[in-house]
Context: one part of a larger RNA
RNA sequence: GCCAACGAGUUUGCUGGUAUGGGCAAGGCUAAGGGGUAUGACCCGGAGCCGGAGCGAAAGCGAGUCCGAAUAGGGCGAUGUAGUCCAUAUCACAUAGACCCGAAACUGGGUGAGCUUACCAUGGGCAGGGUGAACACUAUGUAAAAGUAGUGGGAGGCCCGAACUCGGCAACGUUACAAAGUUGCGGGAUGACCUGUGGUAAGGGGAAAUAUUCCUAUCGAACCCAGAGAUAGCUGGUUCUCAUCGAAAUAUAUUUAGGUAUAGCCUGCACUGCUACCGACAGAGGUAGAGAUACUGAAUGGAUCGCCGGGGAGCAAUCUCUGGCAUCCAACCAAACUCCGAAUUCUGUUCGGCUAUGAGGUGCAGAGUCAGAACGCGGGGGCUAAGCUCCGCGCUCAAAAGGGAAACAGCCCAGAUCGCCGUCUAAGGCCCCAAAAUCUAUGCUAAGUGGGAAAGGAUGUGGAAUCUCCAAGACAGUCAGGCAGUUGGCUUAGAAGCAGCCAUCUGUUAAAGAGUGCGUAACAGCUCACUGAUCUAGUUAAGAGGUUCUGCGCCGAAAAUAUAACGGGGCUAAGCAUAGUGCCGAAGACGCGGGCAUACGUUUUAUUACGUAUGCGGUAGAUGAGCGUUCAUAUCGCAGUGAAGCGAAGGUGGAAACCGACGUGGAGCGUUAUGAAGUGAGAAUGUUGGC
Numbered sequence: 001g002c003c004a005a006c007g008a009g010u011u012u013g014c015u016g017g018u019a020u021g022g023g024c025a026a027g028g029c030u031a032a033g034g035g036g037u038a039u040g041a042c043c044c045g046g047a048g049c050c051g052g053a054g055c056g057a058a059a060g061c062g063a064g065u066c067c068g069a070a071u072a073g074g075g076c077g078a079u080g081u082a083g084u085c086c087a088u089a090u091c092a093c094a095u096a097g098a099c100c101c102g103a104a105a106c107u108g109g110g111u112g113a114g115c116u117u118a119c120c121a122u123g124g125g126c127a128g129g130g131u132g133a134a135c136a137c138u139a140u141g142u143a144a145a146a147g148u149a150g151u152g153g154g155a156g157g158c159c160c161g162a163a164c165u166c167g168g169c170a171a172c173g174u175u176a177c178a179a180a181g182u183u184g185c186g187g188g189a190u191g192a193c194c195u196g197u198g199g200u201a202a203g204g205g206g207a208a209a210u211a212u213u214c215c216u217a218u219c220g221a222a223c224c225c226a227g228a229g230a231u232a233g234c235u236g237g238u239u240c241u242c243a244u245c246g247a248a249a250u251a252u253a254u255u256u257a258g259g260u261a262u263a264g265c266c267u268g269c270a271c272u273g274c275u276a277c278c279g280a281c282a283g284a285g286g287u288a289g290a291g292a293u294a295c296u297g298a299a300u301g302g303a304u305c306g307c308c309g310g311g312g313a314g315c316a317a318u319c320u321c322u323g324g325c326a327u328c329c330a331a332c333c334a335a336a337c338u339c340c341g342a343a344u345u346c347u348g349u350u351c352g353g354c355u356a357u358g359a360g361g362u363g364c365a366g367a368g369u370c371a372g373a374a375c376g377c378g379g380g381g382g383c384u385a386a387g388c389u390c391c392g393c394g395c396u397c398a399a400a401a402g403g404g405a406a407a408c409a410g411c412c413c414a415g416a417u418c419g420c421c422g423u424c425u426a427a428g429g430c431c432c433c434a435a436a437a438u439c440u441a442u443g444c445u446a447a448g449u450g451g452g453a454a455a456g457g458a459u460g461u462g463g464a465a466u467c468u469c470c471a472a473g474a475c476a477g478u479c480a481g482g483c484a485g486u487u488g489g490c491u492u493a494g495a496a497g498c499a500g501c502c503a504u505c506u507g508u509u510a511a512a513g514a515g516u517g518c519g520u521a522a523c524a525g526c527u528c529a530c531u532g533a534u535c536u537a538g539u540u541a542a543g544a545g546g547u548u549c550u551g552c553g554c555c556g557a558a559a560a561u562a563u564a565a566c567g568g569g570g571c572u573a574a575g576c577a578u579a580g581u582g583c584c585g586a587a588g589a590c591g592c593g594g595g596c597a598u599a600c601g602u603u604u605u606a607u608u609a610c611g612u613a614u615g616c617g618g619u620a621g622a623u624g625a626g627c628g629u630u631c632a633u634a635u636c637g638c639a640g641u642g643a644a645g646c647g648a649a650g651g652u653g654g655a656a657a658c659c660g661a662c663g664u665g666g667a668g669c670g671u672u673a674u675g676a677a678g679u680g681a682g683a684a685u686g687u688u689g690g691c
């Protein structure tokens, strides 16, 4: 890992509901207890409970009552009465282990010092070599010593180094030879040394040259058994089928935030009876927008011989500069401004419409949900960042398959009861991959733009508008002129149109700036503006120049494995815009056939049959109806002429499932009805066994 078997909502009732059966019924029932029987009798027992009347806080009154002064008015009731007890089933709840498995821990009583720690008692062990302390003696030395030398001596947590012991370094080993080893190198090796045997110390404890270290491969508190099925708001798992409906991820509270309670939303049953929804009508409101002598505030420029200040000049009058408030003019701003003010929305009554298999409401019973997500719109936070975060409205996903978007929960279209080699459409498409137009008409684009991007840049190109010039010849080209006062004044070494400052006139002219650029040290020189001529134009409708708006393009444009920013091929339309026709295209709609649910009608012993209509995606979850397993009772059957079990051709049913020739097997088994459960396996790092 696979296979097989085992493996999880049970029991009890002290509660409440629902269904069914039964007893009695305006009533129903007893409880404790007693008598009695003997383990199923039966008889007493009416305390008490439910129902039969309500209203009021209550006293209380009562088909009424409460508020009230009220005989008014209104609220809640009565005027259509069925309950209660028992049994069974089922749902919840309660008490318990309470659907199952799972802690780490806590407590009690025991067992451990054959490992290890310390200690006690008693034994054992340490090759060999080296060093040579004290001390003694001798010699020498001295007054005597000290001292010196030699010999002896044999000290030491002394030295080297086996046994022994340790385990510092490295390699190997790492499903090992080994749950700590092997090899090499290494430390200690007469000592706080090593070691045998026996003994002592015990878990809220012991031991500890102290490391949270050791106390039998276990130690921040050993192990065993017990309390014990500890508790687990946590994780995992929870076993057959079909049918009907179908959520939530919110509010409030919470030692609460991944839990729970109540409400909201779902389901079942009962009741109500149009209350739901849509329209009209009547109201509510202060958002979007807008506004500014309509307030509060903000805020720019200006005016003022309105008021209050300050600076400067002046002898002063006064002049000038400037601040604040106020007023006025112009322009402007606001979530916490409003003289105004929508759409949508909300409320109400009446009327109308639609629906009655539907929606709303009430009660009872059962839930689940309290982590939501993206997208569009209105906002807060943030950076008008985030696949960000927090609200509101909507939608989809969640719990939704199908078609489109190449692929793609949340986008677009559309909601799958089943079958069909039928039809029509939606979004989206129609050159090929690949179903359908190489469709029609008119334009645009030349960038492969389409098929990624901004500020900004540009004689790209189409359209529109407007201004100016032009046969008195425009625009471009060519030829010629482009002067004089004057080198304007100042400045400057110089400044002559052309470093800079100021001024920018006059004359001659067809025209010519006190000069557009290049240039010079300064001049000079070249050139432009401006003018003439020439040339040229479909000879009167075209041409030339500028400005504005606009369609489509261009540049701006750099990323990491490989073209790689159309799904691909490829496309100049097979791109873009406008208009149009046709076609394709889904589980949508329609057609034909089948099934189921619900309601109604007819019918039936019967949800029996037929018909009509509507419906049938679905997680959590609620509800309904069934299949199968074991056993019990009854019933009817099968079986050595072969039961169960195993295999199985083939067959049946809407599913769970069922039947079964034949083979195997060798002794029990089934139908129907009712009942009772150790009643269904793929998952739990499930348990046991096998391979």
Base pairs, nucleotide, nucleotide: 001691002690003689004688005687006686011096012094013093015092016091017090018089019088020087021086022085023084024083027050028049029048033044034043035042054061055060064076065075066074067073099237100236102234106227107226108225109224110223111222117201118200119199120198121197122196123195124194125193126191128160129159130158131156135152136151137150138149139148140147164188165187166186168185169184170183171182172181203219205215206214207213212221240626241625242624243623244622245621250263251262252261253260254259264369265368266366267365268364269363270362271361272360274358275359277353278352279351280350281348282347283346284345289340290338291337296334297333300330301329302328303327304326306325307324308323309322310321311320312319313318372397373396375394376393377392378391379390380389381388402413403412404411417594418593419592420591422590423589424588428584429583430582431569432568433567437581439580440579441578442577443576444575450571456555457554460552461551462550463549464548465547466546467545468544469543477534478533479532480531481530483507484506485505488502489501490500513528517526518525595616596615597614598613599612600611601610602609627680629677630676631675632674633673634672636670637669638668645664646663647662650659651658652657
The part of an RNA shown here (large-subunit ribosomal RNA, domain II) has 691 nucleotides and comes from a Minisyncoccota bacterium.
Its Rfam family is "Bacterial large subunit ribosomal RNA".
The organism belongs to Minisyncoccota, within Bacteria.